Model confidence (mean pLDDT): 78 of 100. c-di-GMP-I riboswitch aptamer from an Acidobacteriota bacterium, 90 nucleotides, folded computationally. The model forms 95% of the base pairs in the Rfam consensus. The organism belongs to Acidobacteriota, within Bacteria.

RNA sequence: CACCGAUAAAGGCCGCUUCGAUCGAGAGGUCGAAGACGCAAAGCCACGGGGCCCCGAUCCGGAAAGGUGGAGGCCGGCCGGGCUGCCGAA
Numbered sequence: 001c002a003c004c005g006a007u008a009a010a011g012g013c014c015g016c017u018u019c020g021a022u023c024g025a026g027a028g029g030u031c032g033a034a035g036a037c038g039c040a041a042a043g044c045c046a047c048g049g050g051g052c053c054c055c056g057a058u059c060c061g062g063a064a065a066g067g068u069g070g071a072g073g074c075c076g077g078c079c080g081g082g083c084u085g086c087c088g089a090a
Base pairs, nucleotide, nucleotide: 004088005087012039013038016035017034018033019032020031021030022029023028037077043083044082045081047080048079049078050075051074052073053072059067060066
């Protein structure tokens, strides 16, 4: 330096459930509290795949309801990719 990852040490994270506040049309986001899984990138980036949303537009519908869903948006604790990074036994 590269790989690797321990019943090590120090520190870190929190998808999910419940409650409260707030923002959003929604998916969902942010903050706080509690609980319980877990994570060596569960740090960052929507680049590829995947999932999800539908206020307005489009199209279907006589219209309403309803559907559609390019563009747009959301999910990074679904899988890849890129960038960065703590510790050091075998």